[in-house]
RNA sequence: UGCGGGAUAGUGGAAUGGUUCCAUGUUAGCCUCAUAAGCUAAAGAAGCCGGUUCAAAUCCGGCUCCCGCUA
Numbered sequence: 001u002g003c004g005g006g007a008u009a010g011u012g013g014a015a016u017g018g019u020u021c022c023a024u025g026u027u028a029g030c031c032u033c034a035u036a037a038g039c040u041a042a043a044g045a046a047g048c049c050g051g052u053u054c055a056a057a058u059c060c061g062g063c064u065c066c067c068g069c070u071a
Base pairs, nucleotide, nucleotide: 002069003068004067005066006065007064010024011023012022013021018054026042027041028040029039030038047063048062049061050060051059
């Protein structure tokens, strides 16, 4: 310099334009003499700005940051 990949709950990941999912963590409840384990429930997230669409985590453009390749 050019090219490619990536940014998603506290953490690590998944997801085919149509209820944002899983594991772990947090909180509450149940269970227990008690704790752990187990069961149930709740809270909690799309890097930023636009565009397309009835509908965008997903498609398109720009920007920021990270990783890799190339010179």

Transfer RNA from Endomicrobium sp., 71 nucleotides, folded computationally. The sequence is in RNAcentral, with records from ENA. The coordinates come from a structure-prediction model, not an experiment, and the mean pLDDT is 82.